Small-subunit ribosomal RNA, central domain from a metagenome, 354 nucleotides, folded computationally. Rfam family: Bacterial small subunit ribosomal RNA. The prediction has a mean pLDDT of 87. The RNAcentral record of the full RNA draws on SILVA.
Context: one part of a larger RNA
RNA sequence: UUGGGCCUAAAGCGUCCGUAGCCGGUCUCAUAAAUUCUUUGUGAAAUCGUCAAGCUCAACUUGACGGCUUGCGAAGAACACUGUGAGACUAGAGACCAGGAGGGGUAGAAGGUAUUCCUUGGGGAGCGGUAAAAUGCUAUAAUCCAAGGAGGACCACCGAUGGCGAAGGCAUUCUACCAGAAUGGGUCUGACGGUGAGUGACGAAAGCCAGGGGAGCGAUCCGGAUUAGAUACCCGAGUAGUCCUGGCCGUAAACUCUGCGAGCAAGGUGUUGUGUUUUCCUCGGGAAAGCGCAGUAUCGAAGCGAAGGCGUUAAGCUCGCCGCCUGGGAAGUAUGGUCGCAAGGCUGAAACUU
Numbered sequence: 001u002u003g004g005g006c007c008u009a010a011a012g013c014g015u016c017c018g019u020a021g022c023c024g025g026u027c028u029c030a031u032a033a034a035u036u037c038u039u040u041g042u043g044a045a046a047u048c049g050u051c052a053a054g055c056u057c058a059a060c061u062u063g064a065c066g067g068c069u070u071g072c073g074a075a076g077a078a079c080a081c082u083g084u085g086a087g088a089c090u091a092g093a094g095a096c097c098a099g100g101a102g103g104g105g106u107a108g109a110a111g112g113u114a115u116u117c118c119u120u121g122g123g124g125a126g127c128g129g130u131a132a133a134a135u136g137c138u139a140u141a142a143u144c145c146a147a148g149g150a151g152g153a154c155c156a157c158c159g160a161u162g163g164c165g166a167a168g169g170c171a172u173u174c175u176a177c178c179a180g181a182a183u184g185g186g187u188c189u190g191a192c193g194g195u196g197a198g199u200g201a202c203g204a205a206a207g208c209c210a211g212g213g214g215a216g217c218g219a220u221c222c223g224g225a226u227u228a229g230a231u232a233c234c235c236g237a238g239u240a241g242u243c244c245u246g247g248c249c250g251u252a253a254a255c256u257c258u259g260c261g262a263g264c265a266a267g268g269u270g271u272u273g274u275g276u277u278u279u280c281c282u283c284g285g286g287a288a289a290g291c292g293c294a295g296u297a298u299c300g301a302a303g304c305g306a307a308g309g310c311g312u313u314a315a316g317c318u319c320g321c322c323g324c325c326u327g328g329g330a331a332g333u334a335u336g337g338u339c340g341c342a343a344g345g346c347u348g349a350a351a352c353u354u
Stems, first nucleotide, its partner, number of pairs: 004325003007308002012322001014202003021195003025089007033082001035078008048066007092192001093189003096185003104178007111155002116150007126137002163170002207248006216242002222236003259321006267299014303310002327354003336347004
């Protein structure tokens, strides 16, 4: 519990596709469901108002008239909006074509430096580590230098306030395949659209199952320090894991703490993609300036906001649809249901307390 809200006070589902539902561009004709108007039927009594009458008055009771009964039905009329049917349109949406941009995705191939280990050669006493040390490594030759090899992970510089993706996310190079967006054309379809309860798909890291792999790093564990203690911070080792393949999990400060779509409403500056005009040019796929469209940043008028701030990428002014909130704690707990191998996820209270 509403004419309120959801960046930060409680509150936007992690993201997308999409079913039902709800909402829906311009014009014409028809219809008249809805809507509006007129007439009419019904809408008990009591209660309420006016007047009158009856109890000695009043309360009360009775009668008449009115009103209420916000509703339901019937007949007729109107046709702007909504609906329905028919026809048409192109500004929404989609298709097509052109040349470009991109760490978009999947698979395969190739490469690069570094760490570690091994082998060989050189060398011969320390190395390593810290605030200082010690544990540790080292005469079975370490650290260090050079050459060669093995193996796994990663991808410096470019690199950005940059790009792409629905989100998670994506970065060595090349190839193949797949997908999306922007710009331009205005060729085609002709409202085919928006949102979206359920449903479905995707979804970092960690974790789980099976099989591989294991260089470095490194939860747990073990040592050394520190300390009153030190289940830590620092140091030395080092298992799972991190990597690959297949399957599960389905959560994050999954954040822009800001749902999606549309319209309207000052500008300035930077940057990315693309179109176009002009100028310059070493004519190169060059450069600069201006004007568009789309993205991404920053400042800011109006406006908004409790303020911080937001401000054509709104948190402004409106519309459509969905989700969510209702004091703190108990509690994202218990219980039931459902999903999962498990861990646990989703749904989700109350007593009591304040």